The RNA shown here (Guanidine-I riboswitch aptamer) has 110 nucleotides and comes from Tateyamaria sp. syn59. It was read from a public genome assembly, where an Rfam model found it. It matches the Rfam family "Guanidine-I riboswitch aptamer". Its family is annotated with regulation of gene expression in the Gene Ontology.

RNA sequence: GCGCAGGGUACCUAGGGUUCCGCUUGUCAUCCACGACAGGGCUGGUCCGAGAGGUGCCGCCGGUCCGGCAAAUUCCGGACGGUACACGGCGGGGCAAAAUCCCGGGAGAG
Repeated sequence: GCGCAGGGUACCUAGGGUUCCGCUUGUCAUCCACGACAGGGCUGGUCCGAGAGGUGCCGCCGGUCCGGCAAAUUCCGGACGGUACACGGCGGGGCAAAAUCCCGGGAGAG
């Protein structure tokens, strides 16, 4: 310097904003209530949501064990085990909007 690999998914959480609900401010209307218009992310509900967060299921690997079949390192099923490590912008994307979402295990650094 180059190449390959570091799996998928569901639920949840950190986090996120503002479509809808709720709350709230002002105005109109108004006896009040209800309603309309213009605002406020405002503890919340709906919603989005992690490569480097959690849990489960699946996948993959294992001359470890058991069973099946004429036979097993090779095929099928089951049990058990493994699935490591991981600092990270700016900028852009999309949904209503934002984000540890996606670009991205990127650029860069060690």